[in-house]
RNA sequence: GGGCGUGUAGCUCAGCUCGGUUAGAGCAUUAGUCUUAUACACUAAAGGUCCGCGGUUCAAAUCCGCGCGCGCCCA
Numbered sequence: 001g002g003g004c005g006u007g008u009a010g011c012u013c014a015g016c017u018c019g020g021u022u023a024g025a026g027c028a029u030u031a032g033u034c035u036u037a038u039a040c041a042c043u044a045a046a047g048g049u050c051c052g053c054g055g056u057u058c059a060a061a062u063c064c065g066c067g068c069g070c071g072c073c074c075a
Stems, first nucleotide, its partner, number of pairs: 001074007010027004020058001029045005051067005
């Protein structure tokens, strides 16, 4: 330098293929119930401008372009 893949909650990921309900799950965190207390278990809450910018569209996490980070391959 070229090709491919990937980026979503603090962490690990689903959702993207086929655009359309209010962006979700587990773990972690916080509160409550339980317990003498802790843990476990159960219940609830908080936590995201879906990597950035632009484009297409009535509508974009999802499609397209450029850029950035990471991984793999080729040179």
Description
Predicted 3D model of a 75-nucleotide RNA (transfer RNA) from Candidatus Iainarchaeum sp. Lineage of the source: Archaea > Candidatus Iainarchaeota > Candidatus Iainarchaeales > Candidatus Iainarchaeaceae > Candidatus Iainarchaeum. Its Rfam family is "tRNA". It is annotated as a transfer RNA. The sequence is in RNAcentral, with records from ENA. The coordinates come from a structure-prediction model, not an experiment, and the mean pLDDT is 81.